Predicted 3D model of a 350-nucleotide part of an RNA (small-subunit ribosomal RNA, central domain) from an uncultured bacterium.
Context: one part of a larger RNA
RNA sequence: UUGGGCGUAAAGCGUCUGUAGGCGCCCGGUCAAGUUUCUCGUUAAAUCCCAAUGCUCAACAUUGGGCCUACGGGAAAAACUGGUCGGGUUGAGGACGGGAGAGGUAGACGGAACUCACGGUGUAGCAGUGAAAUGCGUUAAUAUCGUGGGGAACACCAAUAGCGAAGGCUGUCUACUGGCCCUUUCCUGACGCUGAGAGACGAAAGCGUGGGUAGCGAAUGGGAUUAGAUACCCCAGUAGUCCACGCCGUAAACGAUGGAUACUAGACACAAGAAGAUUCGACCCUUUUUGUGUCGAAGCUAACGCGUCAAGUAUCCCGCCUGGGGAGUACGGCCGCAAGGCUAAAACUC
Numbered sequence: 001u002u003g004g005g006c007g008u009a010a011a012g013c014g015u016c017u018g019u020a021g022g023c024g025c026c027c028g029g030u031c032a033a034g035u036u037u038c039u040c041g042u043u044a045a046a047u048c049c050c051a052a053u054g055c056u057c058a059a060c061a062u063u064g065g066g067c068c069u070a071c072g073g074g075a076a077a078a079a080c081u082g083g084u085c086g087g088g089u090u091g092a093g094g095a096c097g098g099g100a101g102a103g104g105u106a107g108a109c110g111g112a113a114c115u116c117a118c119g120g121u122g123u124a125g126c127a128g129u130g131a132a133a134u135g136c137g138u139u140a141a142u143a144u145c146g147u148g149g150g151g152a153a154c155a156c157c158a159a160u161a162g163c164g165a166a167g168g169c170u171g172u173c174u175a176c177u178g179g180c181c182c183u184u185u186c187c188u189g190a191c192g193c194u195g196a197g198a199g200a201c202g203a204a205a206g207c208g209u210g211g212g213u214a215g216c217g218a219a220u221g222g223g224a225u226u227a228g229a230u231a232c233c234c235c236a237g238u239a240g241u242c243c244a245c246g247c248c249g250u251a252a253a254c255g256a257u258g259g260a261u262a263c264u265a266g267a268c269a270c271a272a273g274a275a276g277a278u279u280c281g282a283c284c285c286u287u288u289u290u291g292u293g294u295c296g297a298a299g300c301u302a303a304c305g306c307g308u309c310a311a312g313u314a315u316c317c318c319g320c321c322u323g324g325g326g327a328g329u330a331c332g333g334c335c336g337c338a339a340g341g342c343u344a345a346a347a348c349u350c
Base pairs, nucleotide, nucleotide: 003322004321005320006319007304008303012318014201015200016199017198021194022193023192025088026087027086028085029084030083031082033081034080035077036076037075038074039073040072041071042070048066049065050064051063052062053061054060091191092188093187094186095185097182098181099180103177104176105175106174107173108172109171110154114150115149116148117147118146119145120144121143125136126135162169163168206247207246208245209244210243211242215241216240220236221235222234223233258317259316260315261314262313263312266295267294268293269292270291271290272289273288274287275286276285299306300305323350324349325348332343333342334341335340
């Protein structure tokens, strides 16, 4: 619970597509469902309100008048909402011409580092720590040179940079492919916004089957530390990390800020365009569109802060909150191989 809110106090779904629904641009005609006016009927009596009257007053009673609201019939109006017909172009979409980008998928290739094997040189240490020890090493290690194999990740460029709906994306090249921005006119003519359900995507970890495994490394073993040390430190090291296919569906999935539209001082920087001016041609410069940031007027805010990328001023649609604990738990349902996920209480207690 017809209220007030959701950056940090409880509260924005992880993100997108989209069904129903809700909401929706300008002009003209028409209908009259909503809407408005008038009228008729109904809305029992009592009660209630007003006036008068009757009990000596009052309570009470009687008579008359009134009464919210709702429904139905009829007549009328046409501004708004709605239906319908016609027209329009600014919203939306498309075409022509340009542009940037780690956007995605697949394949090929490259160098550095690491590690392993083999060969050469070489000899007693190496490694590790606060200090050590476990460990490695005369079956020749560490170091160094050469050759070959392997897996994973891509230094510098690099950015307060770019792209993507979000998760996320970074060596190079090629193929296929999604989105975005700008200029000019042209085309369609409201085709729009949001979106309960639903569907798709969704880091890491985890799961299934098969492969792969250099480095790192849960678990585990050993060495230390310590009163103890199921840790922090050290030596090893399995799963995993990688690939293919299939699941899982969660994160401080964060800008802790849902989406759309319009309006409301600016300054500076960067990214992608366009026009102007200039120039032999450019750069710098001026204007402008889109994006990314920093600082700030007004305003907002409990404060911090936000501030044309709003947390300002408004409208539309969705989601969510309603004291702490119990509890994001139990039960039930749905999903999952499992782990578990989604939905979601109460008793009791403060």